[in-house]
About this RNA: A computed fold for a 74-nucleotide RNA from an archaeon, annotated as transfer RNA. Its mean pLDDT, the model's own confidence on a scale to 100, is 82. Its Rfam family is "tRNA". It is annotated as a transfer RNA. The sequence is in RNAcentral, with records from ENA.
């Protein structure tokens, strides 16, 4: 230098054939329960979907640029 894969909540990831509203588990907060804790149950909060543009009625999803990580080729 080139190629492939990935970047989504604090962490691990799903969603990527564009179409209502961006989700799960764990973690966090509150409540219930308990003598008290843990566990369990219920509720809540938490996201510029890596950056910047483009297409389109509509983009996490398609296209382009750039950044980061892993792997491969030379």
């Nucleotide at each position: 230098g080139c190629c492939u894969u990935g970047g989504u909540a604090g962490c691990u990831c799903a969603g990527u054939u564009a179409g209502u509203u961006a989700g799960a588990g764990c973690a966090g907060u509150g409540c219930u329960c308990u003598c008290g804790u843990a566990a369990a149950g219920c509720a809540c909060a938490g996201g510029u979907c890596g950056u910047g543009g483009g297409u389109g009625c509509g983009a996490a999803u398609c296209c382009c640029u750039c950044c980061c990580a892993a792997g491969g080729c030379u």